This record gives sequence, C1' cells and structure tokens, in this order.
RNA sequence: GCCCUGGUAGUAUAGUCCGGUUAGUAUACGGGCCUGUCGAGCCCGUGACCCGGGUUCAAAUCCCGGCCAGGGCG
Repeated sequence: GCCCUGGUAGUAUAGUCCGGUUAGUAUACGGGCCUGUCGAGCCCGUGACCCGGGUUCAAAUCCCGGCCAGGGCG
C1' cells in the first nucleotide's frame, strides 16, 4: 500500500442479509417483594447504535469518506 471482518447501554451480545413492531437479551447499577440476616429467586426502573455526509416519507441496517481494533497478502 491492497483486501477481508468487526465497532450497538458500565460489560458481553442479538438485530444489518431483505430499511418500517417501543433497538431485544444477559449482566451491572438503583428501588421493592421475599428472608431471623445475607445469598438466591421474583417484580419494577436506569442506560446504547464509532464520527461526518448522502439516498429515502423513513437508516443501527443501503451508498461514500474518515477513525479505531483484529486478520490476510505484498
């Protein structure tokens, strides 16, 4: 230098192919129930689409550029 894969709550991850349901799940954190107390269990809540631009009625998803991480080739 070229090619490929990935970037989503504090953490991990699904969803992207084929644009449209409140962006889901686990964990974490906060509150409650329960318990003699603490775990555990159950219920409720908090919190996210790497950045910029484009297409569209509508973009996490499609297109372009950039940044970061990993891998391959030279």
Molecule: transfer RNA
Organism: Candidatus Caldarchaeum subterraneum